Predicted 3D model of a 73-nucleotide RNA (transfer RNA) from Sphingomonas ursincola. Its Rfam family is "tRNA". The sequence was found in a public genome assembly. The coordinates come from a structure-prediction model, not an experiment, and the mean pLDDT is 81.
[in-house]
RNA sequence: GCCGCUUUAGCUCAGCUGGUAGAGCAACCGCCUUGUAAGCGGUAGGUCGUUGGUUCGAAUCCGACAAGCGGCA
Numbered sequence: 001g002c003c004g005c006u007u008u009a010g011c012u013c014a015g016c017u018g019g020u021a022g023a024g025c026a027a028c029c030g031c032c033u034u035g036u037a038a039g040c041g042g043u044a045g046g047u048c049g050u051u052g053g054u055u056c057g058a059a060u061c062c063g064a065c066a067a068g069c070g071g072c073a
Base pairs, nucleotide, nucleotide: 001072002071003070004069005068006067007066010025011024012023013022019056027043028042029041030040031039049065050064051063052062053061
């Protein structure tokens, strides 16, 4: 220098063919217990890496850029 993959909640990850984003763990509150843990119920938490484009509508499609990983030279 070229090519490919990844980037979504605090963490690990889903998200199909474009239609207003979810799970588990963690956090917080409650129930249970003499108490703690475990168990059960609930709550909160997201400019979907940045930016531009296409579209009535973009996490999803297209471009550029950034970060990480891998390959070729």